Context: one part of a larger RNA
C1' cells in the first nucleotide's frame, strides 16, 4: 500500500446492489418448513333433483367433503462442517465386473380365475400413548392358471470385434418367467337394461435402445512432526464356497508365509476438498464466508426394513445422556430447515408478506403443497453513486488568535445581492416483471363421424407478494443534511498559553526536569470525507 463474513471509539443525509453466529456439531418454548391423487377402491357424510310411499323412511341420479385401503413423492430441495490426511477431493483413464424409478423411442401383449384385509359394526383392556378378539366388504392391494413377441438359465453349432471373450449378433433343444384397470364419445346392428360392438386418451406387462443419474476401480497430485522407526494374523496371496447390481479377504473353511517402510510405513497433531477469493509485476504466499461442484453428518452409538434409489435431517428398531407427561403400570421428544429464545462471545437480523414469477412434488386437469424461491424489514457491515448548494461580494465588518501596537491571520470565508432545485417533504399521475388458465369460434390431425380428444390462430374474460413501489410531473423552499484523524523526523501540515521527568504521549527513533512545533487546551494548518481512526488477520 492492498484486503476482510470483521469488532471497538467518535460521527452519521439519501439511494442501488450485495453481505450478515467466524464462538457452544451448546440446550431449545411456539408457529410453519412434504405432500398429493375421488379419472385406482369400498364406505361415511352434506346439498340439489327425481321415484316409491306406510308422511318419515327408502331407492336412484348429480355435485361437494374425505378418515381408511392403494399409487407416486417423502433418497430431491434446505442446513451444517463434527468426523475424515482418505480413491475423501482434484485431474485424466478403465469396467472384458455393474445398476438405473420418472422421461424419450422401438417391438409385442393386456385372456381367465381365487382367497383375504383395513375402513365399518361389535366386545374388551389401558390414565394416556395405544392395543386385543369376533363379524362384514372393495380395488390399479395380494396370489395361482393360460399365452410367450421376448427375457433369463443350461447344453450345443458356426460368425464378428478385440491384445485377451465372461462381449455382440445368430441357429437348434430343454426348463422357468407377465399384466389392471380407469376415463371421454358414438351412426348402424344385437340386447329388457347394463352393455356388446366401434373409437380416442391414459395406465399396466415383457423386452431392446437412448438420455440423464449413480456404483466400483487405476495413474498422478493433496498439511506439520523422526524429540514417532519399525508396522501388520484376515494381515499378504491362492483354492473351494457364500454374498452383492457388480470385481474384490467383502465374508468364511483350508493351504502357503507373506505384505508395507528412510522415495518416511506406523503413530501423534491439525484439517472437509475444489472452482475460486485476497495479495503480488510475476513466480509465489495466504485462504476455502457468500455463489457453483463433490464428500460427510443429522441428540450420541449401533442396526436393518421399505424402495429404482437410504442403511434415510422433519421414517422404524435397540442402547445411552438429556428434557417433558403420568393414575407410577408406562409413554413422548430431537431447529447443523425458516423465524425466534436462553447460553457462550468483541460480534452477526424479523417469531414479516406471497406462491405473482422461476423451480420442485402430486394430479387428466382445474388445482393443492412448497420458510426452495421471489420480496419486504433490521445493521454505514462492504462496494458504488448522489447531496449537504452555485455565482457575485473588501468598509478586507464583527468575533477569535497573535502582536515589535504600525499590523497580521482566519478571509470571498461570512453578511448582503442574484440564482438553481438534486436528495428529502407534500400533492397528482403511474408501470414492466404475465408466460399462462378458463370459455367460445375458425382451421389441421385422429376417426365411420360435423362426437370426443388434440395441435394451432383469433376473440372474450381472468391471474402481481413486492406496490400505489420504480418512474414521471408539479408546489414551497437554501431551507432538513459534516464529521473524524493528524501537524518532532519517517510524513503533508506551526504558533500561543498551561504543565514542569509531574500529568501525560508513543508504530519506530524517542518527547516531558520553567521559554515543549512531541503532554493538555486554543487559534491556525494538513489529510480523508458519510465517514474517519484504532485493534486483529493475510500478502
Nucleotide at each position: 500500500g492492498a484486503a476482510u463474513a470483521a469488532a471497538c471509539g467518535c460521527u452519521g443525509g439519501c439511494g442501488g446492489c450485495g453481505u450478515g453466529c467466524c464462538u457452544a456439531a451448546c440446550a431449545c418454548a411456539u408457529g410453519c418448513a412434504a405432500g398429493u391423487c375421488g379419472a385406482a377402491c369400498g364406505g361415511a357424510u352434506c346439498a340439489a333433483g327425481g321415484g316409491g310411499c306406510u308422511u318419515g323412511c327408502u331407492c336412484c341420479u348429480u355435485g361437494g367433503u374425505u378418515a381408511g385401503u392403494g399409487g407416486c413423492a417423502g433418497a430431491c430441495g434446505g442446513g451444517u462442517g463434527a468426523g475424515u490426511a482418505a480413491c475423501g477431493c482434484g485431474u485424466g483413464g478403465g469396467c472384458a465386473a455393474c445398476c438405473u424409478a420418472c422421461c424419450u423411442u422401438c417391438a409385442a401383449g393386456c385372456g381367465g380365475g381365487g382367497g383375504a384385509u383395513a375402513a365399518c359394526u361389535u366386545u374388551c383392556c389401558g390414565a394416556a400413548a395405544g392395543g386385543a378378539g369376533a363379524g362384514c366388504u372393495a380395488a390399479u392391494a395380494c396370489c395361482g392358471c393360460a399365452u410367450g413377441u421376448g427375457g433369463u438359465c443350461u447344453a450345443u453349432g458356426a460368425c464378428c470385434u478385440g491384445g485377451a471373450a465372461u462381449g455382440g449378433a445368430u441357429g437348434u433343444a430343454g426348463a422357468c418367467c407377465a399384466a389392471a384397470g380407469c376415463u371421454g364419445g358414438g351412426g348402424a346392428c344385437c340386447g329388457a337394461a347394463a352393455g356388446g360392438c366401434c373409437u380416442g386418451g391414459u395406465g399396466c406387462u415383457u423386452g431392446g435402445a437412448g438420455a440423464g443419474g449413480g456404483g466400483c476401480u487405476c495413474g498422478c497430485g493433496u498439511u506439520g512432526g523422526a524429540u514417532u522407526a519399525g508396522c501388520u494374523a484376515g494381515u499378504u496371496g491362492g483354492u473351494g464356497g457364500g454374498g452383492u447390481a457388480a470385481a474384490g479377504g467383502c465374508c468364511u473353511a483350508c493351504c502357503a508365509a507373506g505384505g508395507c517402510a528412510a522415495c518416511g510405513a506406523u503413530c501423534c497433531a491439525u484439517a472437509a476438498c475444489c472452482g475460486g477469493c485476497c495479495u503480488g509485476a510475476g513466480a509465489g504466499g495466504g485462504u476455502g464466508a457468500u455463489c457453483g461442484g463433490u464428500c460427510a453428518c443429522a441428540c450420541u452409538g449401533g442396526a436393518a426394513c421399505u424402495g429404482a434409489g437410504a442403511c434415510a435431517c422433519g421414517g422404524u428398531c435397540c442402547a445411552g445422556a438429556c428434557u417433558c407427561c403420568u393414575a407410577c403400570g408406562g409413554g413422548a421428544g430431537g431447529c447443523a430447515g425458516c423465524a425466534g429464545u436462553g447460553g457462550g462471545g468483541a460480534a452477526u437480523u424479523u417469531u414479516g408478506c406471497g406462491c405473482a414469477a422461476u423451480g420442485g412434488g402430486g394430479g387428466a386437469a382445474a388445482c393443492c403443497c412448497u420458510g426452495a424461491c421471489g420480496c419486504a424489514g433490521c445493521a454505514a457491515c462492504g462496494c458504488c453513486g448522489c447531496g449537504u448548494g452555485a455565482g457575485u461580494g473588501a468598509a478586507g465588518a464583527a468575533g477569535c488568535a497573535u502582536c515589535u501596537u504600525g499590523g497580521u491571520g482566519u478571509g470571498u470565508a461570512a453578511a448582503g445581492c442574484u440564482c438553481u432545485g438534486u436528495c428529502g417533504a407534500c400533492a397528482g399521475g403511474g408501470a414492466a416483471u404475465a408466460a399462462g388458465g378458463u370459455a367460445g369460434u375458425g382451421u389441421g390431425g385422429u376417426u365411420a363421424a360435423g362426437a370426443g380428444c388434440u395441435g394451432u390462430a383469433c376473440u372474450a374474460u381472468u391471474u402481481g407478494a413486492a406496490u400505489g413501489u420504480a418512474c414521471c410531473u408539479g408546489u414551497a423552499g437554501a431551507g432538513g443534511a459534516a464529521g473524524c484523524c493528524c501537524c518532532g523526523g519517517c510524513u503533508a501540515a506551526c504558533u500561543c498559553c498551561g504543565u514542569g521527568c509531574c500529568a501525560g504521549c508513543a508504530g519506530c527513533c524517542g518527547c516531558g526536569g520553567u521559554a515543549a512545533u512531541a503532554c493538555g487546551g486554543a487559534g491556525g494548518g494538513g489529510g480523508c470525507c458519510a465517514g474517519c481512526g484504532u485493534u486483529a488477520u493475510u500478502c

Small-subunit ribosomal RNA, 5' domain from an Acidobacteriota bacterium, 539 nucleotides, folded computationally. It was read from a public genome assembly. It matches the Rfam family "Bacterial small subunit ribosomal RNA". Gene Ontology terms of the family: structural constituent of ribosome and ribosome. The coordinates come from a structure-prediction model, not an experiment, and the mean pLDDT is 86.